[in-house]
Formats: sequence, structure tokens, C1' cells
RNA sequence: GGCGUGGUAGCCAAGUGGUAAGGCAGCGGUUUGCAAAACCGUUAUUCAUCGGUUCGAGUCCGAUCCACGCCU
Repeated sequence: GGCGUGGUAGCCAAGUGGUAAGGCAGCGGUUUGCAAAACCGUUAUUCAUCGGUUCGAGUCCGAUCCACGCCU
């Protein structure tokens, strides 16, 4: 230098154009003599950034940034 994959909550991670799942952690509650465990509730209106397409974009397209891999 060329190509590919990925970037979504504090962490892991799903999401094939129509309200962004789930788990862990955190917080609140129930329970308990106090805890732990268990159970219930709660947590993304800047989905890496900027544009474009569309009635509608996390999703499609372009550029850029970052991480990893392959080729030279």
C1' cells in the first nucleotide's frame, strides 16, 4: 500500500429497512435475627464519526477513525 471482519448499556452480546433481545455487574424492593442465595423491578433519544438513499436506517451506500486478520 491492497483486501477482509468487526465497532450496539459499565462488561459480554443478539438484532436480514418499521418500538434496540438476553446475560453479568450496578441500583431499588421482597425475603432473612443480620447477611448470602433466590425472586421482582429498573438501566442505550449521539447503535465509532460525518454524509447519502428511503415515508422510515443499528441494518443499505460512500468517506473517515479505531481494533484484529490476510496478502504484498
Transfer RNA from Candidatus Aceula meridiana, 72 nucleotides, folded computationally.
The sequence was found in a public genome assembly.
The prediction has a mean pLDDT of 80.
Rfam family: tRNA. Rfam's curators write: Transfer RNA (tRNA) molecules are approximately 80 nucleotides in length.